The prediction has a mean pLDDT of 80.
The RNA shown here (transfer RNA) has 76 nucleotides and comes from Chitinophaga sancti.
The organism belongs to Chitinophaga, within Bacteria.
Rfam family: tRNA. By type it is a transfer RNA.
The sequence is in RNAcentral, with records from ENA.
[in-house]
RNA sequence: GCGGGAAUAGCUCAGUUGGUAGAGCGCUGGUUUCCCAAACCCGAGGUCGCGGGUCCGAGUCCCGUUUCCCGCUCAA
Numbered sequence: 001g002c003g004g005g006a007a008u009a010g011c012u013c014a015g016u017u018g019g020u021a022g023a024g025c026g027c028u029g030g031u032u033u034c035c036c037a038a039a040c041c042c043g044a045g046g047u048c049g050c051g052g053g054u055c056c057g058a059g060u061c062c063c064g065u066u067u068c069c070c071g072c073u074c075a076a
Base pairs, nucleotide, nucleotide: 001072002071003070004069005068006067007066010025011024012023013022019056027043029041030040031039049065050064051063052062053061
């Protein structure tokens, strides 16, 4: 230099053909218990890496870009 993959909640990840952004764990509060743990109920938490474009509508499509991973090539 070229090609491919990943980036979504604090963590690990899902998200179908473009049509209300989700799960588990964790966290707050509650029930239960003498207390803790476990169990159960409720709740909070999101610039979907970043910037633009297309579209009535973008996590999803297109362009650019950042970080990380893999492969190839050149040089040393």